[in-house]
Context: one part of a larger RNA
Parts: sequence; C1' cells; structure tokens
RNA sequence: CUGUUCUUAAGGAACUCUGCAAUCUAGCCCCGUAACUUCGGAAGAAGGGGUACCCUACUUUGUGUUAAAAGCAUCGUAGGGUCGCAGUGAAAUGGGCACCGCGACUGUUUAGCAAAAACUCAUCUCUCUGCCAAGUCGCAUCAUAAGACGACGUAUAGGGAGUGACACCUGCCCGGUACUGGAAGGUUAAAGCGAGGGGUUAUCCCGUAAGGGUGAAGCUCUGAACCGAAGCCCCAGUAAACGGCGGCCGUAACUAUAACGGUCCUAAGGUAGCGAAAUUCCUUGUCGGGUAAGUUCCGACCUGCACGAAUGGUGUAACGAUGGUGCCGCUGUCUCAAGAACAGGCUCG
Repeated sequence: CUGUUCUUAAGGAACUCUGCAAUCUAGCCCCGUAACUUCGGAAGAAGGGGUACCCUACUUUGUGUUAAAAGCAUCGUAGGGUCGCAGUGAAAUGGGCACCGCGACUGUUUAGCAAAAACUCAUCUCUCUGCCAAGUCGCAUCAUAAGACGACGUAUAGGGAGUGACACCUGCCCGGUACUGGAAGGUUAAAGCGAGGGGUUAUCCCGUAAGGGUGAAGCUCUGAACCGAAGCCCCAGUAAACGGCGGCCGUAACUAUAACGGUCCUAAGGUAGCGAAAUUCCUUGUCGGGUAAGUUCCGACCUGCACGAAUGGUGUAACGAUGGUGCCGCUGUCUCAAGAACAGGCUCG
C1' cells in the first nucleotide's frame, strides 16, 4: 500500500447519478393506531410501556388424597427486595412515514450483463366450427392417402384474434384495404363447336423432256364467330376488422377572446375523459407548493410540435427485490481522517 472485519470526538447526507454501502430497527407481552377502502383490508400502520434474579402472599391448571390438606409441577397477579451502563444482556431477529408514475393482484422471463412498466392472468369482445366440425399433425415429385389429435368433447363446446381485476365508459367515419353477402350487366381460362386457310398428292391438263398447272379423299398444320365458371369490375353490409378522425377569414359597447357568421375541402373532421404527461420540440413553459437556494418532484393552467377511448380512455383499495420526489430516525457516505485485528504485498533473511 491492497483486501476483509471492527471502533471512533464534534457534526449528521454537507457524500453521491442515487443514502450506493453500512448503521439504526428487531423476539415476546400490554396499551394504542390515520387517510383511504372493493369493508376483506390498510396494520406489526404510526407511537408508547414492559422484559433479569430473589422473597412473600394470593390465584389457574394438574398431580397428590376415600375426601381434603401439605408437598410437587405449572399459567399468572400483587407487594417487597438485589445487581449491572445495559435483563429478547450472546446468536438469530422489520427502520418508519408521505406523495406521484406504471402494472390490478399470486405467478413467468433474457441458464452466463436486463426480473421490469415486458409475458401470463381471471374478465370482456369479435370471429370460425352442426360433427367424418373448424383447426392441426401425418403421406407425398405431381395428384391423392390410411391414420392420429381436437374428443371418448358437441356451440354454457372447441379453434383463432384482440383486450387485460374492478368501477364509470368505450364517440364519429365503410371513401381506401380486408372480410361477408349479392347477382342484372361488362371482362374472362381450358374444354366444346369448328366457318375459313395452309402442307402433302391419286387424277386430269400442258410439255419431247426437265418441269409447270389443277387438285378429290385421307393424313396433317392452323383457325374466326359462337358457347364457356370462379375471380375481377359492379351493388351492399361490417371498425372490440386494418385503419382514419381538417383549413382559412371575419365578428361582442376598453382591451382580449369569440358563443356567432362566411368559405374551401373531406368517408368523417377527435366526442367523454385526460393533458408540458413513460407522450411537450420551443422548455428549466407560466402560476402555486415544498427548499435559504429545486432543469427533478407535487398541484394547477391548456398554446396537445405530435393524448384519446378494447393498437382501449379515465380512475382505483390491495399488492411490487418496480421507477421518481420529500420527511423523520440513523449512521465514517461525507467534513477528514485516525486507530485496531487478520490475510496479502513490500524490505531483510
């Protein structure tokens, strides 16, 4: 010097991103205990007092006894006394309170940097499925299986999706996308039908020949019109389907503001509630509170860059190794360091 453990005057968070760490607290008995609340809780709330040993008296329960009594054991009460700084004398053994955010809760998770506000959850809603169910597995180059789960279940069931206890609620838009339904018309595949056209050439004609022309049947190539399903176009419905939810100008007898009016656009122009928020850029917004002093915090305001209603909105008792802020207690976190023990380092050997 480093590590681990321990002690410390005065102060007591001045430390620091943060009381991180370490103290404090602690068992049992008695008293006492607020807001709020889903009436269960909150609660060990908070905050107080007691606690060892000896003696005496009384009492509880048991034993003892034929029945009692004494004695013994035992729960306690009262009075008196003894010792120490200290009586849950060691060890083990809650610090507490207030406000706010998030998530209702218990639970689960990144084995080995994240335990959370993430996942799950009970609840609610939508949707598919009538049973050889939907859905899933299985076979397989294509095209099919057998079989199995679902389920020895049957719509109060099963599959899928979202939301996430509970309370109060969940507004407007179906133009786009999606899904469902519809069928008049348009478009439209193979197939069907096969008009017409081409190739080949038996015949016939021309030619001395080479060759040229014509061209039936068959074979073959091609092929118009017509006919032709779903789909798409089209017509509707559906938002707890994917999603979306405006701009400009003017106006009241101070000013300011605009209940009101005009105009453009839209499928419809954001309702309730909340709001500088886990969301606010400007921003340390402004006001109030707390502090001597507060970019954080709490309460308001609303100018919401860019909240908003099951991608749920707003609240909420209880709960949380959850995030933020403040207070009390307590402390070597600090002012500011000192000392001790042990282990290591270092020096000598």

Predicted 3D model of a 349-nucleotide part of an RNA (large-subunit ribosomal RNA, domain IV) from a Candidatus Omnitrophota bacterium. The source organism's lineage runs through Bacteria, Pseudomonadati and Candidatus Omnitrophota. The coordinates come from a structure-prediction model, not an experiment, and the mean pLDDT is 86.